Annotation: Model confidence (mean pLDDT): 83 of 100. This is a predicted structure of a 1506-nucleotide RNA (small-subunit ribosomal RNA) from an uncultured Gammaproteobacteria bacterium.

RNA sequence: AAACUGGAGAGUUUGAUCCUGGCUCAGAUUGAACGCUGGCGGUAGGCUUAACACAUGCAAGUCGAACGGUAACGACAAAAACAAUCCCUUCGGGGUGCGUUUUUAGGCGACGAGUGGCGAACGGGUGAGUAACGCGUAGGAAUCUGCCCAACAGUGAGGGACAACCCGAGGAAACUCGGGCUAAUACCACAUACGCCCUAAGGGGGAAAGGUGGGGACCCAGCACUAAGUGCUUUCGAGAUUUAUCAUCUCAAACAAGCUCAAGAGAGUGCUUAGUGCUGGGCCUGUCGCUGUUGGAUGAGCCUGCGUCCGAUUAGUUUGUUGGUAGGGUAACGGCCUACCAAGGCGACGAUCGGUAGCUGGUCUGAGAGGAUGGCCAGUCACACUGGGACUGAGACACGGCCCAGACUCCUACGGGAGGCAGCAGUGGGGAAUAUUGGACAAUGGGCGCAAGCCUGAUCCAGCCAUACCGCGUGGGUGAAGAAGGCCUUCGGGUUGUAAAGCCCUUUCAGUGGGGAAGAAAAGCUUGAGAUUAAUACCCUCGAGUCUUGACGGUACCUACAGAAGAAGCACCGGCUAAUUCCGUGCCAGCAGCCGCGGUAAUACGGAAGGUGCGAGCGUUAAUCGGAAUCACUGGGCGUAAAGCGCGCGUAGGCGGUUAGGUAAGUCAGAUGUGAAAGCCCUGGGCUCAACCUGGGAACUGCAUUUGAUACUGCUUAACUAGAGUGUGAUAGAGGGAAGUGGAAUUCCGCAUGUAGCGGUGAAAUGCGUAGAGAUGCGGAGGAACAUCAGUGGCGAAGGCGACUUCCUGGAUCAACACUGACGCUGAGGUGCGAAAGCGUGGGGAGCAAACAGGAUUAGAUACCCUGGUAGUCCACGCUGUAAACGAUGGGUACUAGCCGUUGGGCUCAUUUAAGAGUUUAGUGGCGCAGCUAACGCGUUAAGUACCCCGCCUGGGGAGUACGGCCGCAAGGUUAAAACUCAAAGGAAUUGACGGGGGCCCGCACAAGCGGUGGAGCAUGUGGUUUAAUUCGAUGCAACGCGAAGAACCUUACCUGCCCUUGACAUCCUGGGAAGGUCCUAGAGUUAGGACUGUGCCUUCGGGAGCCCAGUGACAGGUGCUGCAUGGCUGUCGUCAGCUCGUGUCGUGAGAUGUUGGGUUAAGUCCCGUAACGAGCGCAACCCUUGUCCUUAGUUGCCAGCGGUUCGGCCGGGGACUCUAAGGAGACUGCCGGUGACAAACCGGAGGAAGGUGGGGAUGACGUCAAGUCAUCAUGGCCCUUAUGGGCAGGGCUACACACGUGCUACAAUGGGCGGUACAGAGGGAAGCCAACCUGCGAAGGGGAGCCAAUCUCAGAAAACCGUUCGUAGUCCGGAUUGCAGUCUGCAACUCGACUGCAUGAAGUCGGAAUCGCUAGUAAUCGCGGAUCAGAACGCCGCGGUGAAUACGUUCCCGGGCCUUGUACACACCGCCCGUCACACCAUGGGAGUGGGCUGUACCAGAAGU
Repeated sequence: AAACUGGAGAGUUUGAUCCUGGCUCAGAUUGAACGCUGGCGGUAGGCUUAACACAUGCAAGUCGAACGGUAACGACAAAAACAAUCCCUUCGGGGUGCGUUUUUAGGCGACGAGUGGCGAACGGGUGAGUAACGCGUAGGAAUCUGCCCAACAGUGAGGGACAACCCGAGGAAACUCGGGCUAAUACCACAUACGCCCUAAGGGGGAAAGGUGGGGACCCAGCACUAAGUGCUUUCGAGAUUUAUCAUCUCAAACAAGCUCAAGAGAGUGCUUAGUGCUGGGCCUGUCGCUGUUGGAUGAGCCUGCGUCCGAUUAGUUUGUUGGUAGGGUAACGGCCUACCAAGGCGACGAUCGGUAGCUGGUCUGAGAGGAUGGCCAGUCACACUGGGACUGAGACACGGCCCAGACUCCUACGGGAGGCAGCAGUGGGGAAUAUUGGACAAUGGGCGCAAGCCUGAUCCAGCCAUACCGCGUGGGUGAAGAAGGCCUUCGGGUUGUAAAGCCCUUUCAGUGGGGAAGAAAAGCUUGAGAUUAAUACCCUCGAGUCUUGACGGUACCUACAGAAGAAGCACCGGCUAAUUCCGUGCCAGCAGCCGCGGUAAUACGGAAGGUGCGAGCGUUAAUCGGAAUCACUGGGCGUAAAGCGCGCGUAGGCGGUUAGGUAAGUCAGAUGUGAAAGCCCUGGGCUCAACCUGGGAACUGCAUUUGAUACUGCUUAACUAGAGUGUGAUAGAGGGAAGUGGAAUUCCGCAUGUAGCGGUGAAAUGCGUAGAGAUGCGGAGGAACAUCAGUGGCGAAGGCGACUUCCUGGAUCAACACUGACGCUGAGGUGCGAAAGCGUGGGGAGCAAACAGGAUUAGAUACCCUGGUAGUCCACGCUGUAAACGAUGGGUACUAGCCGUUGGGCUCAUUUAAGAGUUUAGUGGCGCAGCUAACGCGUUAAGUACCCCGCCUGGGGAGUACGGCCGCAAGGUUAAAACUCAAAGGAAUUGACGGGGGCCCGCACAAGCGGUGGAGCAUGUGGUUUAAUUCGAUGCAACGCGAAGAACCUUACCUGCCCUUGACAUCCUGGGAAGGUCCUAGAGUUAGGACUGUGCCUUCGGGAGCCCAGUGACAGGUGCUGCAUGGCUGUCGUCAGCUCGUGUCGUGAGAUGUUGGGUUAAGUCCCGUAACGAGCGCAACCCUUGUCCUUAGUUGCCAGCGGUUCGGCCGGGGACUCUAAGGAGACUGCCGGUGACAAACCGGAGGAAGGUGGGGAUGACGUCAAGUCAUCAUGGCCCUUAUGGGCAGGGCUACACACGUGCUACAAUGGGCGGUACAGAGGGAAGCCAACCUGCGAAGGGGAGCCAAUCUCAGAAAACCGUUCGUAGUCCGGAUUGCAGUCUGCAACUCGACUGCAUGAAGUCGGAAUCGCUAGUAAUCGCGGAUCAGAACGCCGCGGUGAAUACGUUCCCGGGCCUUGUACACACCGCCCGUCACACCAUGGGAGUGGGCUGUACCAGAAGU
């Protein structure tokens, strides 16, 4: 700044991280469908499936101004009949004739059928076919074009038919046939020919149709009327004739007379003439046509460039095929067709074939580029039951035409016929699914017509459907007692909620009444002017007036009335994603878009309350785009995630050095044409707004033509030398091929020496060997491979190449000069090479060695190990064509810091001739800056920065598989899917954990020792079993002498029986009573009944406090469940040395660093180093106790010295000692020496009671084990409530084929028995400890002193020591078991206590596999005490006495710490995970066959038609 306004992410792989990568979601949209719900209006849209079949009605006719005509209708006319009215009447009737009926007349308005013209080729429908000049776009030349426009010239004069119609015939019908008549704008000759066509340039050929309106002089024709004349017919009458009937004839006129007498009178029809009128024609004129020609417009046909889906698991295709000549054919070019000639045409820039599909403007989405799509509207193509064909026509190979064939349906008299909704409605069917058998031609448009008009399911409207878009409403204000009800609750309240009610207002929409547009302009009629004309007619144009036309529809709109009155739902609420609580359920029922919820406290299921979102809709499903940079043009990648062909050569293609000129194809700019309209966008306008409609503009990024520009690319011309190549001279090399030669070794053979083993293994065996092996020596044979040199050395494109010599041969490098002059790079297809194994043919075969055999190992061992051993390995020729063919890294060129090696060459310098320094070039290695990378890493040999070319990738599995093709002798290779299934699969790095990984270190961990357990008996606990019950819990270490520091009743939770129900216990309410005590009876007892006694405390005299009884309901109660809902407490790793933080730094990040490293320690203890510096919880220390000393104090303790003594610290005394209990000292690697890094520290020593944490205890980091405990206690939730609560009695927890744990006592002489003698410490004691003394063999009893304890007591310590006995035995060991007799506790020892005495005298003679404790005052051994407790320890907790052995050491077992490494583990190795089998399910195959569809090739037969 008119037509510029625009780009968001999230969830999910992991313990966590970054990346790769898929899946999923949020958005928009739809011709939609389904579920729930539903007030109004506007505007749009509405069979996406069966191009399946169709009943019924309608959708294309029109013109009488082309024609012959007249079936129907109408007007008029005429006739007849009936007949209203009126008149007359002789009353019989007559006349008139409104009207009705019938008949007649094509003359009129019109018009069925027919001839003829135009239309029917438009409009409307559908998308089957079509991958095509079908469509789109831009062009082209060899064409046609009815109606329309313009121009020129004509429109003369004739003829013969055919329908209709009539007659006849056939047929059920449809319809057909024969004969006869007739008209035309039907048909056909003739004449004429400015244009036109043909031509041999002379000439020849070729048309037509008329209709209609108007006009006035003249002419013609017809008709009507009148008049005259006349002919004929007929009725009545008369007469005549034979004359009654029939038949036939006469009646006149003229003349004359007469005059209403009669004998004639009447009707119809034709002809002629005249007049009048009418009609038609000639003539003039207007108009509609007709013919010829030219041009235009419109429409149509044809040709071309470019664009237009997928598949190569479709690679070759084509014979009228490609071109030419001649002819035919067409409106027209052309193999369009035919004959002849040539052999071409198309194709990797994808032919042919297969699949799918109408194309476009546009539509949806998207920032765009793109992707998807083609319904409505518009352009175009194709089709019309299926297939074929032509006819007519300007136009068709024709939706509502024809012919033929086919399928289907219908009619039928069985002989034959009829039909085509993919027109509008509608029906059946299909389907998830899509409307009325409506109104009108009023408008717009179309056909015909001069017109009026007719036709028009085109169209305009209405009906149905929330299908979509848009708009409106369902009320507004006020209203706290924050009502009731619901829900939640921590019980206080909160929320629904100003929401409701109440009060005050409003009335859109819907309803009822009233009014009421626009859509309508024309045409017609009257009239004015103009034009035309001979004309004032007519026609045409313009104006005025008049009259008439609306399906929608009394619709839009306006207005009056009444009343908040009639009008809200749907989905969601774990995260993504806005919005949460309760109840129910209990891995059930269910949810789910992805991740995932649900196994008793579900914000995820179902309901409710509340909330959130949208709202006449809301959700779901389906589909498209987006997000998806997830096919990447914009805009991706390929070392390890998917992805570089195994490697060369090379075709096409792509890309390509320097200079100059030309050209202007690409490129750029301008102009012109085109790019339909609608749509999108901008800006105006109209519906009250909007959707919608409408005016103008912009845009349509394209194509074509043209004019310019010339830098770059292309083409072309001329040159150049820096790329590339050639020549000359050198150099290195396992480069390749062929032939030959060599030595060492293995094996085999021969001979010799020689004797018993050899060989092999973790250990063995199979095997070889007394028939002489192995070993040793000599000789020989044969095959294969080439030690040392040898090297991140060399060569080669890769595979690969290693003794030596010769021959042939490829490449590379270096140096200097000369030459060619872009000759280059890459490389789809193609082609060659290509390890090992394998295959074929023929050789060869020493060693090795798949298969195979045997021996071992093992649960097994189709393996690893051993002994043998065949293909093969070797050679020649041929095939195979693959490898982790790897640098997991395609090739080429250029650029971008360096440093250090090494191989080949050149140059310079210097030299001691060994070598060296510098520089340059070509290789080959290590490190490293910038940069890159997800990280690891790469880093001039790039994975950096750029360019060129090729190959390859697009989630995992299925699968590098199947099918097909190609290759191969085969094995197989190459190319290469899909169904189905999962929400991941993966890369790199991090922290842990783990390892039959590594390093360092520690611990009674092993080792070295001592003593045990496991065997016996008993005790005790557990499992199991049993039982009415054997209550419950604890279950590897870390349950099992555990909870339980003590079950006869109680405890007690269990069982049986009997009882209670506001309860044994707490609070509140009401009534009564003091409370309480004693006795009797019944009962197993709790209890029940009765008797007696007792009247308390405070008081304001009302009553109150406490206690008891009874009642009512709130509630009590539960050792019932959940330790996986919890608190608290505890165990364990483990008294292991670890666990973390702040700041900083490093890393994208998880994280790392610190805490690692070097030393050292019991120690993350300390020191040093150090991108870390500090800090916290742990360690250590502080605390208690013990070991030494000091000070203070001195009873109940002590007694050295003094005195006394009953000889007992007993007494006086003492305060020294011991001790007691308060406070201090002391130990810190402080000192010395050595080692160590000038450190920390360690080793040794001194001193010291004690020495390197002196000994012991208390003390337990972050955390782990859903470890243990709801039965200590507390507690959420659930459950029971005359019981799962409470009481009582008895029983049980004590059972007993068995198994295990923990202990005691033993098996004896280091001992047992007996006798004697000695020495502790720490504790307890009033419902208690209990002395002396007496009794008892003893347990104990009696007794009563003392003690509330340094006083008294339990209380004699025992091992030990001294003496004696026993003499190796089931004992003088051992003491179980049992009998008898007792003691004690207790209400009570039967189940079921402890102890005593006498008697009895079991197993057991040191314990299998295995396993436990202990490193010093420790183990072992000996006794003592305490808690619990009426009684009841071999257990537990303490106490002291006696008092050892051993530790070389860290290989191994177990546990632990630190560092490091691997990992596919993270529930963390008790991990993860592979395959078979069984069963079920899902998907797909094979199968004797069978049925159908589509298609190719060849052929029989062959309709209509050209």